Formats: sequence, C1' cells, structure tokens
RNA sequence: GCGCAUGUAGUGUAACGGUAUCAUACAAGCCUCCCAUGCUUGUGACCCGGGUUCGACUCCCGGCAUGCGCA
Repeated sequence: GCGCAUGUAGUGUAACGGUAUCAUACAAGCCUCCCAUGCUUGUGACCCGGGUUCGACUCCCGGCAUGCGCA
C1' cells in the first nucleotide's frame, strides 16, 4: 500500500429497511428480624460524516478504531 471481518447501554449480546432485544450493572419498591436469593418498576446504547429512501443500526460512499491476511 491492497483486501477481508467487526464496531450497538458501564459490560456482554440480538435485530438486518418500519417503536433497538435480552442478560448483567445501577436506582427505587415488595419480601425478610437483618443480609443474600427471589419478584415488580425505572435509568441507560446503534463508531463518525455524507448519500439513497416516505422511513436507515440495517443499503451505498468516504473516514476512524480493532483484528486477520497478502505484498
């Protein structure tokens, strides 16, 4: 230099055009003499910039980061 893959809550993940899922974490409550477990509710995320589209995490282009390969 070229190619491929992956970027999503604090952490780990799903979704692949139409409200972004689940677990964990955190907060409040219930339960308990207290703690733990369990239950309920809530908080919190699509790597960045453009384009296409009625509508983009998703498709296209260009970056950035990480990993792998080729030279």
Source information
Transfer RNA from a Deltaproteobacteria bacterium, 71 nucleotides, folded computationally. The RNAcentral record of the sequence draws on ENA. Model confidence (mean pLDDT): 82 of 100. Taxonomically the source falls in Myxococcia (Bacteria, Pseudomonadati, Myxococcota). It matches the Rfam family "tRNA". Rfam links the family to the GO term triplet codon-amino acid adaptor activity.